[in-house]
RNA sequence: GCCUCUGUAGCUCAGCGGUAGAGCAUCCGCCUUGUAAGCGGAAGGUCGUGGGUUCGACACCCACCGGAGGCU
Numbered sequence: 001g002c003c004u005c006u007g008u009a010g011c012u013c014a015g016c017g018g019u020a021g022a023g024c025a026u027c028c029g030c031c032u033u034g035u036a037a038g039c040g041g042a043a044g045g046u047c048g049u050g051g052g053u054u055c056g057a058c059a060c061c062c063a064c065c066g067g068a069g070g071c072u
Stems, first nucleotide, its partner, number of pairs: 001071007010024004018055001026042005048064005
């Protein structure tokens, strides 16, 4: 330098172009003599950045930035 994959909640990851979700973690409650476990609930997101297409983009296209791998 080129190619491929990848970037979404604190962490690990889902997400047919039509309301952004799960598990764990955090907080509150229930249960318990108490703790843990278990059960119920809540909070938490500029969806890497900037453009484009579209009535509508996390998703499609382009460029850039970060990460992983490969080729030379």

Transfer RNA from a Propionibacteriaceae bacterium, 72 nucleotides, folded computationally.
Taxonomically the source falls in Propionibacteriaceae (Bacteria, Bacillati, Actinomycetota, Actinomycetes).
Rfam family: tRNA. Rfam describes the family as follows. Transfer RNA (tRNA) molecules are approximately 80 nucleotides in length. Rfam classes the family as a transfer RNA.
The coordinates come from a structure-prediction model, not an experiment, and the mean pLDDT is 83.